[in-house]
RNA sequence: ACCCCGGUAGCUCAAAUGGAAGAGCGAGGCUCUCCUAAAGCCUAGGUUAGGGGUUCGAGUCCCUUCCGGGGUACAA
Numbered sequence: 001a002c003c004c005c006g007g008u009a010g011c012u013c014a015a016a017u018g019g020a021a022g023a024g025c026g027a028g029g030c031u032c033u034c035c036u037a038a039a040g041c042c043u044a045g046g047u048u049a050g051g052g053g054u055u056c057g058a059g060u061c062c063c064u065u066c067c068g069g070g071g072u073a074c075a076a
Stems, first nucleotide, its partner, number of pairs: 001072007010025004019056001027043005049065005
């Protein structure tokens, strides 16, 4: 330099053909217990990496930039 894959909650990951984001773990609260743990119930938490475009509608499609991983190549 080129090609491919990925970036979604604090973490690990979902989200048939575009119909508007959810789970597990973690966090907080409550119940239980002498207390803790475990268990049960509830709650909060999201610019879907940034920007632009297409569309009635974008996490999903298009362009671009950034970041991470992998591959190919590279004269002196």

RNAcentral holds the sequence, with entries from ENA. Transfer RNA from a Chloroflexota bacterium, 76 nucleotides, folded computationally. NCBI's taxonomy places the organism under Bacteria, Bacillati, Chloroflexota. The same sequence occurs in records of 2 taxa. Rfam family: tRNA. The family's RNA type in Rfam is transfer RNA.